[in-house]
Context: one part of a larger RNA
Molecule: small-subunit ribosomal RNA, 3' major domain
Organism: metagenome
RNA sequence: UGACGGGGGCCCGCACAAGCGGUGGAUGAUGUGGAUUAAUUCGAUGCAACGCGAAAAACCUUACCUACCCUUGACAUGUCCGAGAUCCCGAAGAGAUUUGGGAGUGCUCGAAAGAGAAUCGGAACACAGGUGCUGCAUGGCUGUCGUCAGCUCGUGUCGUGAGAUGUUGGGUUAAGUCCCGCAACGAGCGCAACCCUUGUCAUUAGCUGCUACAUUUAGUUGGGCACUCUAAUGAGACUGCCGGUGACAAACCGGAGGAAGGUGGGGAUGACGUCAAGUCCUCAUGGCCCUUAUGGGUAGGGCUUCACACGUCAUACAAUGGUCGGUACAGAGGGUUGCCAACGCGCGAGCGGGAGCCAAUCUCAGAAAGCCGAUCGUAGUCCGGAUCGUAGUCUGCAACUCGACUACGUGAAGUCGGAAUCGCUAGUAAUCGCGGAUCAGCAUGUCGCGGUGAAUACGUUCCCGGGCCUUG
Numbered sequence: 001u002g003a004c005g006g007g008g009g010c011c012c013g014c015a016c017a018a019g020c021g022g023u024g025g026a027u028g029a030u031g032u033g034g035a036u037u038a039a040u041u042c043g044a045u046g047c048a049a050c051g052c053g054a055a056a057a058a059c060c061u062u063a064c065c066u067a068c069c070c071u072u073g074a075c076a077u078g079u080c081c082g083a084g085a086u087c088c089c090g091a092a093g094a095g096a097u098u099u100g101g102g103a104g105u106g107c108u109c110g111a112a113a114g115a116g117a118a119u120c121g122g123a124a125c126a127c128a129g130g131u132g133c134u135g136c137a138u139g140g141c142u143g144u145c146g147u148c149a150g151c152u153c154g155u156g157u158c159g160u161g162a163g164a165u166g167u168u169g170g171g172u173u174a175a176g177u178c179c180c181g182c183a184a185c186g187a188g189c190g191c192a193a194c195c196c197u198u199g200u201c202a203u204u205a206g207c208u209g210c211u212a213c214a215u216u217u218a219g220u221u222g223g224g225c226a227c228u229c230u231a232a233u234g235a236g237a238c239u240g241c242c243g244g245u246g247a248c249a250a251a252c253c254g255g256a257g258g259a260a261g262g263u264g265g266g267g268a269u270g271a272c273g274u275c276a277a278g279u280c281c282u283c284a285u286g287g288c289c290c291u292u293a294u295g296g297g298u299a300g301g302g303c304u305u306c307a308c309a310c311g312u313c314a315u316a317c318a319a320u321g322g323u324c325g326g327u328a329c330a331g332a333g334g335g336u337u338g339c340c341a342a343c344g345c346g347c348g349a350g351c352g353g354g355a356g357c358c359a360a361u362c363u364c365a366g367a368a369a370g371c372c373g374a375u376c377g378u379a380g381u382c383c384g385g386a387u388c389g390u391a392g393u394c395u396g397c398a399a400c401u402c403g404a405c406u407a408c409g410u411g412a413a414g415u416c417g418g419a420a421u422c423g424c425u426a427g428u429a430a431u432c433g434c435g436g437a438u439c440a441g442c443a444u445g446u447c448g449c450g451g452u453g454a455a456u457a458c459g460u461u462c463c464c465g466g467g468c469c470u471u472g
Stems, first nucleotide, its partner, number of pairs: 004472002007470007015460002019424005026315008034306002042053002064301007073127001077126002079123005086103007107116003129290002132288003138284002140279003143275001145273001150189006156165003169180003195267004200235007209225003213222002238261001241255005317417001321376007333364003338357002343352003383414001388409007430452007
């Protein structure tokens, strides 16, 4: 000077408390440990690993295993030799590959011979190649403390010095935010603001949007851009105004006006550093190692196993509900090897069909909870849906290992969950559906979107984490 204390003082945070809903019990999904295995590829391991890398493991992916093959190699550059770039048809084989036959010449220079480029084949060697090791040799990127309010510097001053001061103190703030004081005076990185979005209004512009007027089965047509909306530019909020408190300060409390009030809500933005944190399997890279193999190709298998243990989720245990009928209202997105309408067929998954649309035009697309009726009457049930049987649909070369979905039948555990433990302070929790990426196919995951829409916060003694001062 730090760090630490079951030392002290002050102060924050869904940290506790006050509440609401969960997890821990059940079944399933998924990840992990363990076990198993020829292989179950590798990494991630308290918070900060475990629906994580993986925004899609049937083949491919794929790195693993087994078998069969190659050795200048699947890929790059260089040297030499040869050729007929390329296309088609057989045979053997699981395929990689091996082997046979046929067609057929192109580009540049040149009259031609020939030379060159590209491509293919061959030879030898330099080399290629390595998801092999080391993240404790590294770059880059990332997590974390933490969006916490801190971390420093120049000059000056003090101290023999390490260092201190500034940055401490009195107030105040979300904030080292600001004010006052002070041997300090200034400055930098952080805070805040500038950026995006949302909430109000105005102007401009109405194509595909809207529609007060007329018209129509229908925003369909005429007219219009008032309104809604779209998208560009502006305005608006600054403690600006008033009152009170305060040190005449900073600021705080209340009020007015206002769509919005004291950072309006949300996002992006992450200081100096910490953890030899994570990643050599994104990429790059030092060193080491392999070089007829630790490289390369192919087929099949595995990553999907299963006594068990843990994490994260989904669905439930029902009547605030299940089922049936009728009926209403979104937002944000995607679409040309694509989205696919009307109509017809099928109980259905789906099939046929082919209009429109490169999309404010067409389409995915029926939102669901909700509302109005009917039924069930507390039961392992008209709850719950696992599991299994049969028959199908779709994608794809191919659904056996190992896809999703549909129909009929089957109907398991489960009657609200021990110790313990998690999230959340408002359009939030809870609940309801919709869309996207990945993607041939496959979503209970993830990233977004809107609908309905609460309860509670006395307070800071305690638990956890953090900040400032001080003390040992």